[in-house]
Context: one part of a larger RNA
RNA sequence: GGCACACGGUGGAUGCCUUGGCAGUCGAACCGAUGAAGGACGUGGCUACCUGCGAUAAGUUCCGGUAAGGUGGAAGCAACCGUUAUACCCGGAAAUUUCCGAAUGAGGGAACUCAUAAGCGCGAACCGCUUAUAUCCUGUAAUGAAUCCAUAGUUACAGUGAAGGGAACCUGGAGAACUGAAACAUCUAAGUACCCAGAGGAAAAGAAACAGACAUGUAUUCCGUCAGUAGCGGCGAGCGAACGCGGAACAGCCCAAACCAGCGCAAGCUGGGGUUGUAGGACUAGCUAUUUAGACUCGAGAACUUAGUCGAAGCGUACUGGAAAGACGCACCAGAGCAGGUGAUAGUCCUGUAGGCGAAAAGUUCAAAAGCGAGGCUGGCACCUGAGUAGUUUAGGGCACGUGAAACCCUGAACGAAUCCGCCCGGACCACCGGGCAAGGCUAAAUAUUCCGAACUGACCGAUAGCGAAACAGUACCGUGAGGGAAAGGUGAAAAGCACCCCGUGAGGGGAGUGAAAUAGUACCUGAAACCGUGUGCUU
Numbered sequence: 001g002g003c004a005c006a007c008g009g010u011g012g013a014u015g016c017c018u019u020g021g022c023a024g025u026c027g028a029a030c031c032g033a034u035g036a037a038g039g040a041c042g043u044g045g046c047u048a049c050c051u052g053c054g055a056u057a058a059g060u061u062c063c064g065g066u067a068a069g070g071u072g073g074a075a076g077c078a079a080c081c082g083u084u085a086u087a088c089c090c091g092g093a094a095a096u097u098u099c100c101g102a103a104u105g106a107g108g109g110a111a112c113u114c115a116u117a118a119g120c121g122c123g124a125a126c127c128g129c130u131u132a133u134a135u136c137c138u139g140u141a142a143u144g145a146a147u148c149c150a151u152a153g154u155u156a157c158a159g160u161g162a163a164g165g166g167a168a169c170c171u172g173g174a175g176a177a178c179u180g181a182a183a184c185a186u187c188u189a190a191g192u193a194c195c196c197a198g199a200g201g202a203a204a205a206g207a208a209a210c211a212g213a214c215a216u217g218u219a220u221u222c223c224g225u226c227a228g229u230a231g232c233g234g235c236g237a238g239c240g241a242a243c244g245c246g247g248a249a250c251a252g253c254c255c256a257a258a259c260c261a262g263c264g265c266a267a268g269c270u271g272g273g274g275u276u277g278u279a280g281g282a283c284u285a286g287c288u289a290u291u292u293a294g295a296c297u298c299g300a301g302a303a304c305u306u307a308g309u310c311g312a313a314g315c316g317u318a319c320u321g322g323a324a325a326g327a328c329g330c331a332c333c334a335g336a337g338c339a340g341g342u343g344a345u346a347g348u349c350c351u352g353u354a355g356g357c358g359a360a361a362a363g364u365u366c367a368a369a370a371g372c373g374a375g376g377c378u379g380g381c382a383c384c385u386g387a388g389u390a391g392u393u394u395a396g397g398g399c400a401c402g403u404g405a406a407a408c409c410c411u412g413a414a415c416g417a418a419u420c421c422g423c424c425c426g427g428a429c430c431a432c433c434g435g436g437c438a439a440g441g442c443u444a445a446a447u448a449u450u451c452c453g454a455a456c457u458g459a460c461c462g463a464u465a466g467c468g469a470a471a472c473a474g475u476a477c478c479g480u481g482a483g484g485g486a487a488a489g490g491u492g493a494a495a496a497g498c499a500c501c502c503c504g505u506g507a508g509g510g511g512a513g514u515g516a517a518a519u520a521g522u523a524c525c526u527g528a529a530a531c532c533g534u535g536u537g538c539u540u
Base pairs, nucleotide, nucleotide: 001539002538003537004536005535006534007533008532009531015525016490017489020461021460022458023457024456025455026453027452028450029449030165031164038100039099040098041054042053043052045077046076049073050072060094061093062092063091064090065089069081070080071079105114106113107112115133116132117131118130119129120128121127135162136161137159138158139157140156141155142154143153169200170198171197172196173195180187184234210217211216221248222247223246224245225244231239232238252442253441254440255386259272260271261270262269263268277420279385280384281383283380284379285378286377287376288375294372296371297370301366302365303364304363305362306361308357309356310355314330315329316328317327319326331348332347333337339351340350341349391415392414393413394412395411396410397409398408401427422437423436424435425434426433477484478483497524500511501510502509503508
C1' cells in the first nucleotide's frame, strides 16, 4: 500500500409524515371623485419584522352571538382588563380613516413643495387650522367679438354624469411571423399571437326583405348528428359547410310616417294615433265587445346568506407498554361506524357527524294583494309604410366558396331608383312558380369564464414532487432597464431544551440529571452511497 471484517466521521438518498399545492362540483361575479386598486409613512409600556389599524392609529361606538378567561404572530418582563355580563373573541351596522395614487387648487424627480378665497384661532401682520378651488360632458343663466341682429367665445350655478382599477370570459378596431406546403410566391399558420377601445355578470345574437322546394318549417343561442359529406383548393399542402333530424331553453315587443291637438314666423317640438305581408295603418261609412298578457310600480310574507346552538352510546383488568385508543372480558348507541384530535389503532374521551333549532342588524331571491296596463269586424278611399338608401360600375372584404358560371352580405369611389298595379330573394341570367317586406330600435332563458367564497370530491403531488413560492417569495440575488428569479419542511407525547461538577480562553467535550429513547441535545426522525478514518486479520 491492497483486501476483508468491525466500529465511527462526513453526507443527506430512502422510508414515513404534511401545514402547501393541483384538478373539479357548487356559489358569487364587480370596485372607484362618498377618492378605488395599489402603496408610503406612522401606530404597541418595552417592538426589528409580519399581521391589524390610521393622529380616535393591534384600535372607538351601537346592535346581536358566545363567553371564563384575556392584552395578535410571540416567548419574556412590566402594568392591566374580566369571571354571569360593557373582558377577550365571532357576526351585522356605524365612526375615524395621515400622505401618495384616476389624484382633481398649482407644481412635482409618487408619498413632497407652494398657493388663492372665505371662516376660525382674544388675531392688524406673520404663523396655524377648517372648507372650497382640475378637466370634460349635460342642463340652466348671464355676458358677448370680427359683424347691425346674431353666432363663436367667456363667466357663473347645478349634476351620487365621466375619468382609474380588475384573473378569465365577451364585442368591436387594427393585425404578424416562425411554421406547413418536405424549396417557395397564391395558399397555410390565422383573423391565431400581440396591441387598442368598450361593456356585462355574462357578452354577442335575436322576432325574417329567412330557410326550404312546389312539401313545408317558423326569432336568436348552445349541444349531438348530418359529415370529414357537398364543396373550396399552385384541385398541392390543406380548408370545410348547409338543409334535415334529435335535444337544451323558449317570449315577444317598441318607434318613424300618414292623421288629430297644443306651442312656434318657420324648421320643428310635445302629446294622442299607429307598427304589418293572407299586406297593414291613417281617413271615412256602418256593425259589435268588454278584460288579460306583462319583461312595469309597489311590496304583506317566506326562504336563503352573513355569528351560533342542541345533539345518542363503555367500562374493567393483579395483559403489554413510557403512554392504550391495542389485547382480553363483559356491554351499549346508531336518522350519528364522514372526518380530525387525544402519549400506538377510539362508533360510545374531545371537536364533531346524522337530524333538529336560531338573527337585533344588513343583504339576496321568490312573491300574495294593490296599482298601471292592448278592442275587434265589414265596405269605401288611395294619404302613409324608414333615400344619397336599394341597385349599377369599379376596387376590396366577409361568406366552407382562393374571381370562378359566383349568387348572397359588408364597405371606399363614381353614378343612382321604385312607392303596393310597389320592392327584395330563391347560387350567373330569363320566364313561370314560390318565399318575404330592407334602408329605425329593444328583448329573459338555454351558452362562455373563474380574480373571488364555502363545503366536499380525487385510480392528483408528497418537499429535485405539487403553484416560482408548504418557510416573512415574486423575497434574497442578478440586470442601467424591460426583465430574470432561487435555495430553504420534520427534536420529543410533553421543553421535561441538560440544574450542578470537571477539562478547555473559547468552541466543544466528560460526568450528573430529564426522557421510553440523547447514536432524539435545537448542526436534532429515519440516516443509503460516494468520500475520510480507527481497530483487528490476511497479504505485499
Molecule: large-subunit ribosomal RNA, domain I
Organism: Trueperaceae bacterium